[in-house]
Annotation:
c-di-GMP-I riboswitch aptamer from Anaerocolumna xylanovorans, 90 nucleotides, folded computationally. The model forms 95% of the base pairs in the Rfam consensus. The prediction has a mean pLDDT of 76. The sequence is in RNAcentral, with records from ENA, Rfam and Ribocentre. NCBI's taxonomy places the organism under Bacteria, Bacillati, Bacillota, Lachnospiraceae, Anaerocolumna.
RNA sequence: GACCUAUAUUGGCAAACUCAUUGAAAGAUGAGGACGCAAAGCUUAGGGUCUAAAUCUGUAUUAAGACAGAUAUGGCAGCCAGUUGCACGA
Numbered sequence: 001g002a003c004c005u006a007u008a009u010u011g012g013c014a015a016a017c018u019c020a021u022u023g024a025a026a027g028a029u030g031a032g033g034a035c036g037c038a039a040a041g042c043u044u045a046g047g048g049u050c051u052a053a054a055u056c057u058g059u060a061u062u063a064a065g066a067c068a069g070a071u072a073u074g075g076c077a078g079c080c081a082g083u084u085g086c087a088c089g090a
Base pairs, nucleotide, nucleotide: 005090012037013036017032018031019030020029021028022027035078041083042082043081046080047079048076049075050074054071055070056069057068058067059066
C1' cells in the first nucleotide's frame, strides 16, 4: 500500500404502509414513515422478473365490441450482474 472479515463515531439512503400527483398497467414522483442497507451510489446495451396501452395471431360474431395467446417499445438496480467509490484500522 492492496484485499477480505468484524466493528466505533459522524453523516447518508429509506422497505411495508398512509396521503397527494402521475401512468393503460407495471410502476414513478412528493410528503409522512423506518424494515433494512458499507455501495440500498450510478448503469436496464447481459441474465432474471413485473406489466401489455399498442401491435400481431387465433376463437366466435353481420358488425361494433369481446375473449385467449404472443411481443417491450414501458418498468424493477432494495434479484443477479457491470461500474465508480467515503471514514475508521482490530
The same sequence occurs in records of 2 taxa.